RNA sequence: UAAUGUCUUUGGGGCAGGGUGAAAUUCCCGAUCGGCGGUAUAGUCCGCGAGCUCGUUAUUACGGGCAGGAACCGGUGAACCAGGCAGAAGAUGAGAUCUGAGAUGUUUCGGAUUUCCUUCUGACAAUGUGAUUCCGGUACCGACAGUAUAGUCUGGAUGGAAAAAGACUUUC
Repeated sequence: UAAUGUCUUUGGGGCAGGGUGAAAUUCCCGAUCGGCGGUAUAGUCCGCGAGCUCGUUAUUACGGGCAGGAACCGGUGAACCAGGCAGAAGAUGAGAUCUGAGAUGUUUCGGAUUUCCUUCUGACAAUGUGAUUCCGGUACCGACAGUAUAGUCUGGAUGGAAAAAGACUUUC
């Protein structure tokens, strides 16, 4: 460090004030809240969890089914990429310039420099792509049971879960 196993801990917030009424934290005005993982920081994106129910099952647990919600406009630009730049390597090829030799009215052979080309690496990087998460604005949503109709009260729940952190065992 990884895998496996065991265990521990953690693991949800919220109607101030007012109106009507016999009665409402449930209606109306207004106030207020936002679980977990992913992703550019998310109640509204993509998933998960919470509810009900059926089957197997001694239990634990596993599997199936059902119900249930909501975002747009403008801006910014993390990141990515086109791209050119720099460096390195590369068999051959092409062009340009300079030049040596042979031959001779136009060619042959060679050398040097440089550009193109291919691959890799590096940093840079827009006017391109780019946040339903950021900033500004304006909206919207919220299981079941109870009760004057509830996201916020009471209850199932001193429960459970998504999941997060940690400890230990064994092996490599």
A computed fold for a 172-nucleotide RNA, annotated as FMN riboswitch aptamer (RFN element).
Its Rfam family is "FMN riboswitch aptamer (RFN element)". Gene Ontology term of the family: FMN binding.